[in-house]
Molecule: c-di-GMP-I riboswitch aptamer
Organism: Chloroflexota bacterium
RNA sequence: GUUCGUCCAGGGCAAACCCGUCGUGAGGCGGGGACGCAAAGCCAGGGACCUCGAUCGCGAGGCCGCCCAGCUGCCGAC
Numbered sequence: 001g002u003u004c005g006u007c008c009a010g011g012g013c014a015a016a017c018c019c020g021u022c023g024u025g026a027g028g029c030g031g032g033g034a035c036g037c038a039a040a041g042c043c044a045g046g047g048a049c050c051u052c053g054a055u056c057g058c059g060a061g062g063c064c065g066c067c068c069a070g071c072u073g074c075c076g077a078c
Stems, first nucleotide, its partner, number of pairs: 003077003012037002017032006035065001041071002045068003049062005
C1' cells in the first nucleotide's frame, strides 16, 4: 500500500418507542432508550422513497440507518 472483518484492544454511533421543542408536512434538534452498524463518519451529485403545492409539463423541500458515486478514517488478520 491492497484486500478482508474470523480474532484482539480502546472505544464510537444509536432503530423503534417515550418526553420536550421547531416545521403545514415529510422531517430536524435536545434528553431518555438500544434494534442494529466496520464507515450507522462526511457529502443531497445520480437513482429510489417520502412531504407540501400545482397550470399535472413540473416546482419547492425531506431522507445517506435504501443503492450508487465522491472525500476521510480506528484496530486487527492475511